[in-house]
Molecule: transfer RNA
Organism: Chitinophagales bacterium
RNA sequence: GUCUCGGUAGCUCAAUGGUAGAGCGAGCGACUGUUAAUCGCGAGGUUGUUGGUUCGAGUCCAAUUCGGGACG
Numbered sequence: 001g002u003c004u005c006g007g008u009a010g011c012u013c014a015a016u017g018g019u020a021g022a023g024c025g026a027g028c029g030a031c032u033g034u035u036a037a038u039c040g041c042g043a044g045g046u047u048g049u050u051g052g053u054u055c056g057a058g059u060c061c062a063a064u065u066c067g068g069g070a071c072g
């Protein structure tokens, strides 16, 4: 330099172009001698960034940035 995969909640990851979710973690509550375990509840998001297509974009297109890989 070219090609390729990826970036979504604090962490690990989902999501057919049509309300962004799960597990773990953190918080609060229940349970009890207390803690742990267990159960319940709600919170937590500029979907890397910018632009485009579309009635509608995490998803499609372009550029860019960061990380992994292949080739030279």
Base pairs, nucleotide, nucleotide: 001071002070003069004068005067006066007065010024011023012022013021018055027041028040029039030038048064049063050062051061052060